[in-house]
A computed fold for a 103-nucleotide RNA from a Deltaproteobacteria bacterium, annotated as SAM riboswitch aptamer (S box leader). The coordinates come from a structure-prediction model, not an experiment, and the mean pLDDT is 82. The sequence was found by an Rfam model in a public genome assembly.

RNA sequence: AUAGCAUUGAGAGUGACGCGAGAGAACUGGCUCAAUGACUGUCACGGCAACCUGGACUAGCCGCCAAGGUGCCAAAACCAGACCCAAAGUGGAACGAUGCGGC
Numbered sequence: 001a002u003a004g005c006a007u008u009g010a011g012a013g014u015g016a017c018g019c020g021a022g023a024g025a026a027c028u029g030g031c032u033c034a035a036u037g038a039c040u041g042u043c044a045c046g047g048c049a050a051c052c053u054g055g056a057c058u059a060g061c062c063g064c065c066a067a068g069g070u071g072c073c074a075a076a077a078c079c080a081g082a083c084c085c086a087a088a089g090u091g092g093a094a095c096g097a098u099g100c101g102g103c
Base pairs, nucleotide, nucleotide: 002102004100005099006098007097008096013045014044015043016042017041022033023032024031027081028080029079030078046073047072048071051069052068053066054065055064083092084091085089
């Protein structure tokens, strides 16, 4: 970088330093955050979850325990629209994200 598969209304953050104007993926509309410094970056400490992993059990699985590898810690993936199903809808898809994973 990218086939495929699974999940995606749950959960969990503070501080220090640096930067300096936008940020919340993308388009439109809304809403929210932001010079009392957001977003982003680094560091420290803390936390969530349980995909992989390890353990116990089992015929085997599920469920259970741990937390080594990832991931994550404003708001539902912030909300809605935009495509499909006549309409509706707690629908589906698409897009995005995370994990596993072939090459």